[in-house]
């Protein structure tokens, strides 16, 4: 340095529930603990959704339909970067 346990300390926190907030998708706080050695952080890619707009629809509106992120996920994927511990190889 790389890597990494039936170590040790500390950490994070799935599903579900309770309020709460959001059109949705989700998120926020408490409880909870399925897992995580970066489940820390940024980046691009992936993805989810469709208030508003826009288009099709109607004489005209409505209903309903399509594109759309400016809404949002990462316990998805590469990459950067930063860090706790130290058996064994």
């Nucleotide at each position: 340095a790389c890597c990494g346990a039936u170590a040790a300390a500390g950490g994070c926190a799935a599903a579900c529930u309770a309020u709460c907030c959001g059109a949705a998708a989700g998120g926020a706080u408490a409880g909870g603990g399925c897992g995580c050695a970066a489940a820390g952080c940024c980046a691009a890619g992936a993805c989810c959704u469709a208030a508003a707009g826009u288009c099709a629809g109607u004489u005209a509106a409505a209903a309903u339909g399509g594109c759309c992120a400016u809404g949002g996920u990462a316990g998805c994927u590469u990459g950067g970067u930063u860090g706790c511990c130290g058996a064994a190889a």

Predicted 3D model of an 89-nucleotide RNA (c-di-GMP-I-GGC riboswitch aptamer). It was read from a public genome assembly, where an Rfam model found it.